[in-house]
Context: one part of a larger RNA
RNA sequence: UUGGGCGUAAAGGGCAUGUAGGCGGUUAGAUAAGUGUGGAUUGAAAGACCAUGGCUUAACCAUGAGUUUGGUCUGCAAACUGUCCGGCUAGAGUGCAGUAGGGGUAACUGGAAUUCCGCGUGUAGGGGUGAAAUCUGUAGAUAUGCGGAAGAAUACUUGUGGCGAAGGCGAGUUACUGGGCUGCUACUGACGCUGAAAUGCGAAAGUGUGGGGAGCAAACAGGAUUAGAUACCCUGGUAGUCCACACUGUAAACGUUGUACACUAGGUGUCAAGGGUAUCGACCCCUUUGGUGCCGAAGCUAACGCGAUAAGUGUACCGCCUGGGGAGUAUGCUCGCAAGGGUGAAACUC
Numbered sequence: 001u002u003g004g005g006c007g008u009a010a011a012g013g014g015c016a017u018g019u020a021g022g023c024g025g026u027u028a029g030a031u032a033a034g035u036g037u038g039g040a041u042u043g044a045a046a047g048a049c050c051a052u053g054g055c056u057u058a059a060c061c062a063u064g065a066g067u068u069u070g071g072u073c074u075g076c077a078a079a080c081u082g083u084c085c086g087g088c089u090a091g092a093g094u095g096c097a098g099u100a101g102g103g104g105u106a107a108c109u110g111g112a113a114u115u116c117c118g119c120g121u122g123u124a125g126g127g128g129u130g131a132a133a134u135c136u137g138u139a140g141a142u143a144u145g146c147g148g149a150a151g152a153a154u155a156c157u158u159g160u161g162g163c164g165a166a167g168g169c170g171a172g173u174u175a176c177u178g179g180g181c182u183g184c185u186a187c188u189g190a191c192g193c194u195g196a197a198a199u200g201c202g203a204a205a206g207u208g209u210g211g212g213g214a215g216c217a218a219a220c221a222g223g224a225u226u227a228g229a230u231a232c233c234c235u236g237g238u239a240g241u242c243c244a245c246a247c248u249g250u251a252a253a254c255g256u257u258g259u260a261c262a263c264u265a266g267g268u269g270u271c272a273a274g275g276g277u278a279u280c281g282a283c284c285c286c287u288u289u290g291g292u293g294c295c296g297a298a299g300c301u302a303a304c305g306c307g308a309u310a311a312g313u314g315u316a317c318c319g320c321c322u323g324g325g326g327a328g329u330a331u332g333c334u335c336g337c338a339a340g341g342g343u344g345a346a347a348c349u350c
Base pairs, nucleotide, nucleotide: 004321005320006319007304008303012318014201015200016199017198021194022193023192025088026087027086029084030083031082033081034080035077036076037075038073039072041070050064051063052062053061054060091191092188093187094186095184096183097182098181099180103177104176105175106174107173108172109171110154114150115149116148117147118146119145120144121143125136126135162169163168206247207246208245209244210243211242215241216240220236221235222234223233258317259316260315261314262313263312266295267294268293269292270291271290272289273288274286275285276284299306300305323350324349325348332343333342334341335340
């Protein structure tokens, strides 16, 4: 490289936007670059291959055929691809009318709980564990009542429920703002799909500067346990957790399943929209559309299982894999303040 693969065996990029590139709906005409076909030309001879013939055969020799290539003709053809031009509306988008939502950002507000502070009541314990001790309390704790302060998180509702590209998002109100879905078919008329590079977003932990610091809690200290105990348990406790700005760019970033489109039995929930019945609403019913679950035919699969939300049947494009270890290491380059990240071998060994 070919072939074969990528849910769990090695293998889907964390996610998106999108450049080049690749691929691209329907229809009329033109063109003839690709494509097909024809002519002449070229592809030396010998050899090889095939056919026929000549030495009694063979070796050997002769004749013929083919020879995968290249340019050329302003040759011919016009289905397909390309190009040019003109249409179309089924893809895509816009408009109008609705609609659900923890989608995002900012500001403001609330109530429980916790800790601390002040005052009152009150007296000997409290706390903690398997059992204890460290710890705390007569300088009045724990408990309880009232008042105050602070920070963080938002019980119930809450649901294989919703929204978001992913990470993720949950008290309330307001402002700004992104996307989806449904209905109507008014408009544009292929404007599309994918996407190397690039750019942006990206949990937690971590980093820088400045704030904040209630609870929790790496490190650390002490008490236990134990043969030991640098742990599990307990009492404390600093970074951190929170906010602003800037970095980092990784995760079992998982559905371990790339994106888009088309096709292929059903059954049963649920969310949103639409329609029907109905005096409105609710209940009920219906079909369709979009999402989200479960079961399952065919089919697929090594099996497990998947099964219209495919791992079925096809198409387009990207990414990735090629025995285990060595190793996501070394080296070089590159990004980062650092920690480290990206790219990424070989010897050797089984």
Molecule: small-subunit ribosomal RNA, central domain
Organism: metagenome